[in-house]
Context: one part of a larger RNA
RNA sequence: UGACGGGGACCCGCACAAGCGGUGGAGCAUGUGGUUUAAUUCGAAGCAACGCGAAGAACCUUACCAGGCCUUGACAUCCUGCUGACAGCAUAUGCAAUGUAUGUUCCCUCCGGGGCAGCAGAGACAGGUGGUGCAUGGUUGUCGUCAGCUCGUGUCGUGAGAUGUUGGGUUAAGUCCCGCAACGAGCGCAACCCCUGCCCCCAGUAGCCAGCGCGCAAGGGCGGGCACUCUGGGGGGACUGCCAGGGACAACCUGGAGGAAGGCGGGGAUGACGUCAAAUCAUCAUGCCCCUUAUGGCCUGGGCUACACACGUGCUACAAUGGCGCCCACAAAGGGAGGCGAAAUGGCGACAUGGAGCAAACCCCAGAAAAGGCGCCCCAGUUCGGAUUGCAGCCUGCAACUCGGCUGCAUGAAGCCGGAAUCGCUAGUAAUCGCGGAUCAGAAUGCCGCGGUGAAUACGUUCCCGGGUC
Numbered sequence: 001u002g003a004c005g006g007g008g009a010c011c012c013g014c015a016c017a018a019g020c021g022g023u024g025g026a027g028c029a030u031g032u033g034g035u036u037u038a039a040u041u042c043g044a045a046g047c048a049a050c051g052c053g054a055a056g057a058a059c060c061u062u063a064c065c066a067g068g069c070c071u072u073g074a075c076a077u078c079c080u081g082c083u084g085a086c087a088g089c090a091u092a093u094g095c096a097a098u099g100u101a102u103g104u105u106c107c108c109u110c111c112g113g114g115g116c117a118g119c120a121g122a123g124a125c126a127g128g129u130g131g132u133g134c135a136u137g138g139u140u141g142u143c144g145u146c147a148g149c150u151c152g153u154g155u156c157g158u159g160a161g162a163u164g165u166u167g168g169g170u171u172a173a174g175u176c177c178c179g180c181a182a183c184g185a186g187c188g189c190a191a192c193c194c195c196u197g198c199c200c201c202c203a204g205u206a207g208c209c210a211g212c213g214c215g216c217a218a219g220g221g222c223g224g225g226c227a228c229u230c231u232g233g234g235g236g237g238a239c240u241g242c243c244a245g246g247g248a249c250a251a252c253c254u255g256g257a258g259g260a261a262g263g264c265g266g267g268g269a270u271g272a273c274g275u276c277a278a279a280u281c282a283u284c285a286u287g288c289c290c291c292u293u294a295u296g297g298c299c300u301g302g303g304c305u306a307c308a309c310a311c312g313u314g315c316u317a318c319a320a321u322g323g324c325g326c327c328c329a330c331a332a333a334g335g336g337a338g339g340c341g342a343a344a345u346g347g348c349g350a351c352a353u354g355g356a357g358c359a360a361a362c363c364c365c366a367g368a369a370a371a372g373g374c375g376c377c378c379c380a381g382u383u384c385g386g387a388u389u390g391c392a393g394c395c396u397g398c399a400a401c402u403c404g405g406c407u408g409c410a411u412g413a414a415g416c417c418g419g420a421a422u423c424g425c426u427a428g429u430a431a432u433c434g435c436g437g438a439u440c441a442g443a444a445u446g447c448c449g450c451g452g453u454g455a456a457u458a459c460g461u462u463c464c465c466g467g468g469u470c
Stems, first nucleotide, its partner, number of pairs: 008470006015461002019425005026316008034307002042053002064302007073125001077124002079121006088104006106115003127291002130289003136285002138280003141276001143274001148187006154163003167178003193268004198236007207226002212223003239262001242256005318418001322377006334365003339358002344353003384415001389410007431453007
């Protein structure tokens, strides 16, 4: 000077409390440990590993295992020789890779050759998801969106260092005010950026009969118009500006008016000096070490999907604020060309046939669902719950045995609200309901978004956890 204290003072945070819903019990999904295995590739490890890298393992991916093969190599540069093709296509052989055989088409040229490609040979070299994240760059997590971390000059101290940055108030904030041997400054805070909430202007191939006309079985369907909604660009608007009270007459705080909105309006992006020899050599790059007929390369098949168990994260439930049947509304945000695919038709259905329209405010995905109306069920392991299994099918794909998704019929398991313990959330939030997208041939209960319905509670800071100042 820090760090630490079951030392003190002050102050924050869904930290506790108050409240709502969960997890821990069940079934299943998924990740991990363990065990097993020829292999179950590797990494991640308290918070901050465990629906994490993986925004998608049937082959591929793929790094693992078994077997079959290749060695100047699947890829780059250089040399020599040969060929004029190689690749591709077809046929035969082989599980395949590969190899062999047959057929088929180089360009320029001053005819020396050159370009290009293949084959053969020689090495220099290629190659390595092999090791070391305790050699590194880059990137990332975390404390933490916490309010802190420093510097110049001056002053004080022998010095380490202190002061400034402490103090009195105040704030979300080292935010601001006042004071002060300090005076200034930098990185952070805030603001500048984006979305959202109100209004205006400009613009109208989506919206409107608002006003006119046409037409109608019906729809802005048509003429016409941009007024409204909306879309998209620009601008305005909020600043404690106004009033009252408090306060040191300050900063600021409390209440009020006006206003769509107040005192940071709500959300996002944005992460200071640093900490954890934190994570990553498997995104990439890279030093050193190691392999070099193999630790490199190609292929087939298997594995990453195993299963006595244990844990994490989720989904679905245990029902009557519910389940089922019929009727019937109202979104937002997205995606679409080897793509989205309408109407119509077939099928109980998954889906098939079909191809209209659309590079899309135009067409399509697309039926939103919960809600609402009517009816049934009558508290029962049930008309709850849907695991598991059988049969029959549909789709993607070269191929669904290991190991995909979906549909129909049948089967109907555990489960009657969950021990100790533990998590999230303070408002358009929690809870609940559906919709879309990335990845992607196919394959989400995960992830990232979108809107619908829409609460309860916060006395307070003694206590638990984390953090800040003295």
The part of an RNA shown here (small-subunit ribosomal RNA, 3' major domain) has 470 nucleotides and comes from an uncultured bacterium. The prediction has a mean pLDDT of 85. The full RNA is in RNAcentral, with records from ENA and SILVA. It matches the Rfam family "Bacterial small subunit ribosomal RNA". Rfam links the family to the GO terms structural constituent of ribosome and ribosome.